The RNA shown here (small-subunit ribosomal RNA) has 1497 nucleotides and comes from a metagenome.
[in-house]
RNA sequence: AGAGUUUGAUCCUGGCUCAGAUUGAACGCUGGCGGCACGCCUAACACAUGCAAGUCGAACGGUAACAGGUCUAGCUUGCUAGAUGCUGACAAGUGGCGGACGGGUGAGUAACGCGUAAGAAUCUGUCUUAUAGUGGGGGAUAACACGGGGAAACUCGUGCUAAUACCGCAUACAAUCUAAGGAUAAAAGGGUGGGACCGAAAGGCCACUCGCUAUAAGGUGAGCUUGCGUCAGAUUAGCUAGUUGGUGGGGUAAAGGCCUACCAAGGCGAUGAUCUGUAACUGGUCUGAGAGGACGAACAGUCACACUGGAACUGAGACACGGUCCAGACUCCUACGGGAGGCAGCAGUGGGGAAUAUUGGACAAUGGGGGCAACCCUGAUCCAGCGAUGCCGCGUGUGUGAAGAAGGCCUUAGGGUUGUAAAGCACUUUCAGUUGGGAAGAGGAAUAGUAGGUUAAGAGCUAGCUAUUUGGACAUUACUAACAGAAGAAGCACCGGCUAACUCUGUGCCAGCAGCCGCGGUAAUACAGAGGGUGCAAGCGUUAAUCGGAAUUACUGGGCGUAAAGAGUGCGCAGGUGGUGAUUUAAGUGUGCUGUGAAAUGCCAAGGCUUAACCUUGGAAUUGCAGCAUAUACUGGAACACUAGAGUUUAGUAGAGGAUAGCGGAAUUCCCGGUGUAGCGGUGAAAUGCGUAGAUAUCGGGAGGAACACCAGUUGCGAAGGCGGCUAUCUGGACAUAAACUGACACUGAGGCACGAAAGCGUGGGUAGCGAACAGGAUUAGAUACCCUGGUAGUCACGCCGUAAACGAUGAAUACUAGCUGUUAGUGGCUUCGGUCAUUAGUAGCGAAGCUAACGCGAUAAGUAUUCCGCCUGGGGAGUACGGCCGCAAGGUUAAAACUCAAAGGAAUUGACGGGGGCCCGCACAAGCGGUGGAGCAUGUGGUUUAAUUCGAUGCAACGCGAAGAACCUUACCUACCCUUGACAUGUCUGGAAUUUGGCAGAGAUGCUGAAGUGCCGCAAGGAACCAGAACACAGGUGCUGCAUGGCUGUCGUCAGCUCGUGUCGUGAGAUGUUGGGUUAAGUCCCGUAACGAGCGCAACCCCUAUAUUUAAUUGCCAUCGAGUAAAGUCGGGAACAUUAAAUAGACUGUCGGUGAUAAACCGGAGGAAGGUGGGGAUGACGUCAAGUCCUCAUGGCCCUUAUGGGUAGGGCUACACACGUGCUACAAUGGGCAGUACAGAGGGAAGCGAAGCCGCGAGGUGGAGCAAAUCUCACAAAGCUGUUCGUAGUCCGGAUUGGAGUCUGCAACUCGACUCCAUGAAGUUGGAAUCGCUAGUAAUCGCGGAUCAGAAUGCUGCGGUGAAUACGUUCCCGGGCCUUGUACACACCGCCCGUCACACCAUGGGAGUGGGUUGUACCAGAAGUAGUUAGACUAACCUUUGGGAGGUCGAUUACCACGGUAUGGUUCAUGACUGGGGUGAAGUCGUAACAAGGUA
Repeated sequence: AGAGUUUGAUCCUGGCUCAGAUUGAACGCUGGCGGCACGCCUAACACAUGCAAGUCGAACGGUAACAGGUCUAGCUUGCUAGAUGCUGACAAGUGGCGGACGGGUGAGUAACGCGUAAGAAUCUGUCUUAUAGUGGGGGAUAACACGGGGAAACUCGUGCUAAUACCGCAUACAAUCUAAGGAUAAAAGGGUGGGACCGAAAGGCCACUCGCUAUAAGGUGAGCUUGCGUCAGAUUAGCUAGUUGGUGGGGUAAAGGCCUACCAAGGCGAUGAUCUGUAACUGGUCUGAGAGGACGAACAGUCACACUGGAACUGAGACACGGUCCAGACUCCUACGGGAGGCAGCAGUGGGGAAUAUUGGACAAUGGGGGCAACCCUGAUCCAGCGAUGCCGCGUGUGUGAAGAAGGCCUUAGGGUUGUAAAGCACUUUCAGUUGGGAAGAGGAAUAGUAGGUUAAGAGCUAGCUAUUUGGACAUUACUAACAGAAGAAGCACCGGCUAACUCUGUGCCAGCAGCCGCGGUAAUACAGAGGGUGCAAGCGUUAAUCGGAAUUACUGGGCGUAAAGAGUGCGCAGGUGGUGAUUUAAGUGUGCUGUGAAAUGCCAAGGCUUAACCUUGGAAUUGCAGCAUAUACUGGAACACUAGAGUUUAGUAGAGGAUAGCGGAAUUCCCGGUGUAGCGGUGAAAUGCGUAGAUAUCGGGAGGAACACCAGUUGCGAAGGCGGCUAUCUGGACAUAAACUGACACUGAGGCACGAAAGCGUGGGUAGCGAACAGGAUUAGAUACCCUGGUAGUCACGCCGUAAACGAUGAAUACUAGCUGUUAGUGGCUUCGGUCAUUAGUAGCGAAGCUAACGCGAUAAGUAUUCCGCCUGGGGAGUACGGCCGCAAGGUUAAAACUCAAAGGAAUUGACGGGGGCCCGCACAAGCGGUGGAGCAUGUGGUUUAAUUCGAUGCAACGCGAAGAACCUUACCUACCCUUGACAUGUCUGGAAUUUGGCAGAGAUGCUGAAGUGCCGCAAGGAACCAGAACACAGGUGCUGCAUGGCUGUCGUCAGCUCGUGUCGUGAGAUGUUGGGUUAAGUCCCGUAACGAGCGCAACCCCUAUAUUUAAUUGCCAUCGAGUAAAGUCGGGAACAUUAAAUAGACUGUCGGUGAUAAACCGGAGGAAGGUGGGGAUGACGUCAAGUCCUCAUGGCCCUUAUGGGUAGGGCUACACACGUGCUACAAUGGGCAGUACAGAGGGAAGCGAAGCCGCGAGGUGGAGCAAAUCUCACAAAGCUGUUCGUAGUCCGGAUUGGAGUCUGCAACUCGACUCCAUGAAGUUGGAAUCGCUAGUAAUCGCGGAUCAGAAUGCUGCGGUGAAUACGUUCCCGGGCCUUGUACACACCGCCCGUCACACCAUGGGAGUGGGUUGUACCAGAAGUAGUUAGACUAACCUUUGGGAGGUCGAUUACCACGGUAUGGUUCAUGACUGGGGUGAAGUCGUAACAAGGUA
């Protein structure tokens, strides 16, 4: 510090997710030791049991228990009983101090509660300092005794008694009050020691010490007040009657409405009052670079609370955790009358919960309370126990060790890996274990001795030193020595990317995983297991939570044209901001100093535990607040001046700016009248509609309403909405110029106010045209639409509504920052009067810098800056619900959440697509010729059938296709019978030559049984080939997967395209080149050009064919010469011709004219056998279709292994209600039959072609010459031509079908061959919708050959013969190419996608209501307590005139008030028949609204 995820790819916006750190954690698996910390976050739920606050006998009366002493009695002479407070001590009690600290918890509290900084009107036990005192009296009371009540708790009466308990009096330095004279108020004694003196003693007395009283000061602690800071909600906007202030009075330690009477009417609040929700606050903790954000366990400071609520008492201090009273709930005891209790102290229990410990030891240390002290108490504290809860440290061994062991896993079968890892060998012993030793934490205290102080004193007290004794919970401590032995000690998570780490097996969209993206449908590095690896390690993962990353709330540090986001527009209060100059002030601001900012924490340094964690000490820091001083540039305040901002006046300019009234013409419609006759109207085409009752058309007249053609313009005006005939009146604003005036008067603007299209609503009018709804007609599968004919609201006026894609999707204002061009309204200069220059205010088009994600913006900014306002923070839910406000309503405005998704989105790119556009091509259409579709047959397919009808191919691009040929074989299928190392390959062993052949059984495979035969090489061991047998490795598979593959092939398409290098442009995907102007069959060529070149394609090179020449001349040829035949190149010979087959020539837009940019090229001509790629073939770019093929072959994986392999026989692939494709033959006279007759080319031939001759009607047979072929043969070409017949007929057309007889091939023609002859003679008379081929030697038509093949073509593939018609042209159909445009498509239009309905689930709104919580108001009620009053009762201290009084207590009562109750509201939560929409779900239903002109933008 970033990464993953939207897309085919890109950039941006934007959310989601991850990597880090952390925790009082929990859960899962695992677990050796130690140190230091930490440990109920939930029920402030309820609590059994024990302990947690006592102490003082040196305050007091005393003596229940214990110990000692004394006395008495009994006697056993040391025992029993009794007495005695005499002593140590001490239960209970009076009294003092302390129980207000320490310890716990965080319920309440949004507050002067806390934090920080200040303040004045206060108190303060114990402590310190100082001063002055401590005199003299009195009356009670508990304990105790006796008696009574009660179950108990407890309580009542009578009597006795003490004090440092209580109460007067005296005194009063200082204190308080004061009328300044005066008045008022105190105390307590105890202990120790002691010379002289007194005393019977106690003691007095003296000294010391501990107390006590008063006052002052300090210290500490506490109370009070104030500034500032301190969570969320405005869907909480108004709150407040003691409320705000004053005066008098009261009250308090103390100011104060703190309380009360009266008076006034204030006080708080958009700088957020009130209300609601939540919450103890802080130092700090976690995180972060910081600013911030979250938190407030442990430790420390403050606050609050102590079962819930209320209340006071005592006291220095409480309204009191282990005190009191009352009320309530709960628990317990009870004799039922009545009582007792409060773990949020330490342990512990139940409960709750994912979850949190021992009913431990000790006061040894530190601290606290009491005490003179010893000492006592102390669940504070110090320790121990439990817990990997966290942090830190250590260990689980070290070295060596390659046969790279075994085993595991993988494997290309060679090996690799686990892995120096193990074993083995040599060492070590931390920790744990056993046995010993053994600190520090201890400072003190007591006793004895001894300087100093006090003192009369050597008592005593105080305090320093010395000696002795004594004190440790932890503790079997830390530490340390010895002993033995590698011995006792490693797991967890992960391994697709992010993210370090990969293979095998199993599974087969199942089981499962998952933080996000996403894995899994038979080859899963993603599931599960294993091997291996990676990371951390006594832990490791998961879950939860916080911060970070997130600049994703942006102060640091974001945005708003199109991604979310500028309010529809203006006016304007508050607020914010504000021109120039000088003066002053010093609030902001800067600097310095002072105080404070507790300690701890964090940082730095040093030190202590073996180290670290941890601890100790010091420093800096604590960014804050307050005070003082100083500076005065800037901002602010005060007052002064200015004119550049702003405004006013005068004389002008342009304008659809606004309002009101009046006027006008054209047009539509309607009415009246005339002319006139059969249609009009409307549409893609029609129909509804109107019209013979006279329409439409046309002429004249009239009525009425609404709107204003031309002018008219990226023209003008207005804040926006918006504004358009003419005239008048009233009226707002803008601009320009020149002068004068005011003197910052300005900008923005939350709330507020006003304006605000259309539609809609209300009212009463109006209604010509248009026209929702509605009706009818069409269209359509439907058509509640688009189209047509009608037509009501509405459109007009006034009042509401207050919204729009109210848009420039761009808030207002100001300043600055290149230019060019047009236009509107002005002003000024010059002018040759045409213009031109300068300058304002608008309004448009380009464009520089700059900005922007890009598109684009660009002085009218989206640039550079300033000020102010509004708004945004993922998509959906939703601009919805609820609540409030507005509205007559419709509705508007403000405005959520649950739930759900991992995207939603912007701009641009490349494709693809469009019922978008432009250009071009093709037998694509058109123009023609001939077919298919109808018939019969052949053949293939589907379907059906079957034991099997083997398998594959399925739009074009499957269907006479694989198959260039199924009777057996082929053959893969079925049935039956057989074989199991196998029909075939390699290896091992044994035997045997191989081989030929007979018989029997069987359908055959096969089985049984005979006969013949002994080979080749050889170094003599054996070897090679072959056959048989045995066992094991293995063979074998036309079994599956063409969606695991190679190879091959089809198709777009012989279409003209597809790319690359370098350069350039762009953030980038990409673009450019390859686009443009011409041209071509062509990305063919030329020109232009930020491109320049190149590659694969095109073309050419190759083959055949058309012409010629040369060479060659047999098997081919024969003109000339000769021979010869019935005839024949038959023979001699020839090399002319033809032909054969090799070479060469030829054609290149080369040439002429025209067109064209003078180019490329095109058109026409000449020459030429051939003319513009001459004709044909081979040749198929990058790629597309998961196209086809695992059954040609090869091949991964899976499957079968006495069978899915192998063999044999028979059957099937040939089935047959039917449907389709491809063909053949026909339907006839351009023909059929018969007779005669002419002319090819290219091929084949040895298990072959097979001549002549003979036989057969014929298929054929016989025959065997010749020929491995220019020699022989297949082999007669047919249509054609000549002649004849048939005469339009189901025929002398057509030949299916069937019967009979044969031929050939072949082991074998039954299923199931071809052919021949005789006989038979079906359908069919030119073929519906639709559809196919073909542009010249082509179509059409005619025959011939070949491959396959024993035989078996109407198929396939070659060959030649005869030989046409038509093409105006590119509008349309189909396919394709290029450019451009739109896109919400990218699996790419066979795309995407919307809504209702049906089903399931989820959360939510409404809902008659119902049940809780909380709270307001009004009233009732009133415990305990305090205060007031008091006519009742009682009453020790003081006074007294002795009667009583003062004072007090009880009772009663008044006021306040908790609980409780009644009534009525608010608010919130839960629930509710039914109901509303929303979301999510598998391939449901109906349509097709949107995306292309999405088919009606």
Its Rfam family is "Bacterial small subunit ribosomal RNA". Its Rfam clan is "SSU clan".